[in-house]
This record gives sequence, structure tokens and C1' cells, in this order.
RNA sequence: GGAGCAGGCUGGACGAUCGCCGGCCGCGUACGCGCGGCGGGAGGAAGGUCCGGACUCCGCAGGGCAGGGUGCUGGCUAACGGCCAGGCGUGCUGGUGCGAAAGUGCCGGCGCGACGGAAAGUGGCGCAGAAAACAUACCGCCGACGGUCGCGCGAGCGACCGGGCAAGGGUGAAAAGGCGAGGUAAGAGCUCACCGCGGCCGUGGCGACACGGCUGGCAGGCCAAACCCCACCCGGAGCAACACCAAAUAGGCACGCGAGCGCUUCGGCGCGCAGGGCGGCCCGCCUGAGCGUGCGGGUAGGUGGCUUGAGCAUUCGGGCAACCGUCUGCCUAGAGGAAUGAUCGUCAUGCCGGGCGACCGGCACACAGAAUCCGGCCUACAGGCCUGCUCCCACU
Repeated sequence: GGAGCAGGCUGGACGAUCGCCGGCCGCGUACGCGCGGCGGGAGGAAGGUCCGGACUCCGCAGGGCAGGGUGCUGGCUAACGGCCAGGCGUGCUGGUGCGAAAGUGCCGGCGCGACGGAAAGUGGCGCAGAAAACAUACCGCCGACGGUCGCGCGAGCGACCGGGCAAGGGUGAAAAGGCGAGGUAAGAGCUCACCGCGGCCGUGGCGACACGGCUGGCAGGCCAAACCCCACCCGGAGCAACACCAAAUAGGCACGCGAGCGCUUCGGCGCGCAGGGCGGCCCGCCUGAGCGUGCGGGUAGGUGGCUUGAGCAUUCGGGCAACCGUCUGCCUAGAGGAAUGAUCGUCAUGCCGGGCGACCGGCACACAGAAUCCGGCCUACAGGCCUGCUCCCACU
């Protein structure tokens, strides 16, 4: 200097013009608002809506069942399936010890792990394979034991059967502890050393666990992201929650006014009438059974909830850390079919072209868009910066 991996930060700057949504101040107002000034106006994820909480309403004595979730240990937190630290397992890798090697031990580095229980019970394990869990025997090994046959004078030898074995081969993701020695007819925890595993004890650690000793001859394959068991946690709906104010129209309730009178040969005729229409009033004309007032619930609409909060920055202190306490300062969108925009200029960054050069011209500048608020997780993202590790190249 380059490449890769991991982690963290950042996510263009300034100005002009025209707009949009809130706030404050001043003036005017016909009280609807208008004008002027000042100041504020998207994010690291505002996203997916996956998890947890605040808040609101409904439900709820207490306990249990059902259902759902979480699952190594300790801590952090309002809480969490989140975060921090640790333990164990596992993959890669560096150093180092032993070894001829294969390997194996120790010390690190970087990742990954739904990491309680398979000795409560039930169940499953495709294909291949003899056998996949009450073990079994394809190839193979053996011929000690029993039998038959053959050969041999004989000791015996050979073949086959019954049988013994599970070391070796083979199948498989996985084969009934591993490995070495002894042992044996051949073998086998049959015996022994080491390792692994189970049980008991001791030491260290809050703990997960680690280390050591004694002991058992090995029994108990894998799967709980199969049912299940164990421990712990969980009431439901969600700001379109919820609360308040409250039209028109149509229902509901109450009160007031009106719904009338006469004649008749029963076909009608006459007088009268609350209210309504003819632009305000009177007359007149037309119309003719409902009209008016109040109360109450709901709707449209409006207001609150609504942004001062597990807040942000900072000082000091505690803690390995997550985080906690503390000092000082700050207020940083609040819309509601939903504002945060558009057009330019200058600069920055990157690329392309031109020029010896100062420079000139062009193009690009991501993902995305608050909706009650907060803590996380996950996902998207042009470009830039920083840190650590590994590898390569060059130089000293």
C1' cells in the first nucleotide's frame, strides 16, 4: 500500500424565491378570521408489526383445570424471547509439549449452539444392512466340546453337521464403550493400564461447573424443533383505546294548541279552522291535519388524550460489562384523508470527457416518510470515517 472479515460512527453544507402544518407576539375584526413579525417542523431505521412495557377501558375474592410462552448459570432492567459477564459443547485457526507418523494434551484467537429432562411413561428411527434396541449373524474367524464319514498300524489328520465367536470385512448419519497388552480353539471387560461413562466423597466457585480421590467391569444408541414430564411466566382488547361538548333528519318521553259546527231528499251544501305558501306587514287568494316548545340517548362534526419523558447532552463516582447513582444545562415535529414540499444558485463528495496547467463541461448522490409513547429484535441502505484481526505485495 492492497484485499477480506468483525465491530462502531456518519447518512451532505450554505443561501434565495414561492408554498404547507403548528406555536408565540402585535394590529385589525363583521368574532368566521385576516395581515405583519419572530421562532419550530422526519429517521437511523420514522419500516416489518416479531417480542416486552407505560397508558386507557372491560373483567377479576382465592385456588385449580384448559390454553399459550420461556428453558445452561449469574447479573442488568419497568419488562422482555433483549443486553452484559461467565460455564459447557462444537467448528476453524495460531503457539507449544509428547510421538516415527496417525494422532493427542495444554495455552490462546475468531465464530456457532431452542444449551432443562431420553434412568417416569408412550412413540418414532426412510434407504441400505444380518441386525436400528427384549439385539442379531451376510461375508468371515474357530474346530476346544458332541456327532457322522473318510484316511492312517498308531499318536492323529481332514471334511461336514450340531455348535462357539463378534476381533476383522461390509451397510449406514448412527452398530451395543474406545485403544493397547495379556488371554484364548477363535474370541470377548474375560483380565489389566490409560481414556470415556455411572455411583459415592472431598476441595474451589453465589452458581452453571471445574479439579482430585475411591469405587462399579460397562448396564443406559439417537430423537422432546414427537407426545410428554419438570420449573418459571402469562386475564382480554387496544389511541379507530378512552373521556368531554354536541347539529340537521328520523325514532322516544312530557306539555301546550288544533283536530270544529249546522242543514240534508244521504248524492251533497254552507260556515269555520291551528299551521303552511304568495320575498317584510295588512287585506285578499290558494292549501287543509297536524303544529309548536322542552327533555333524553345516539350520529355527523369538534375538543381532550398528544408529546416533559423509564427524555437528551454533560460532570463526578460505583461496576469487568450491561447498567446504576449524582452535578449542571436544555426543551427538540405534533398532523388528523393526515404539514414537513417545489424550483434555482454556490460549495462539498464520487465518476466520465477535455486541457501542460490554474480550470471547464456533463452525470450521479442510497434506503426510506413520524401518526399515543417508550425499550428491544429483525429487515433495507449510495457514499464516507474510525478501530481490531487475518492474508498478500514492496521497502528499511
Molecule: Bacterial RNase P class A
Organism: Burkholderiaceae bacterium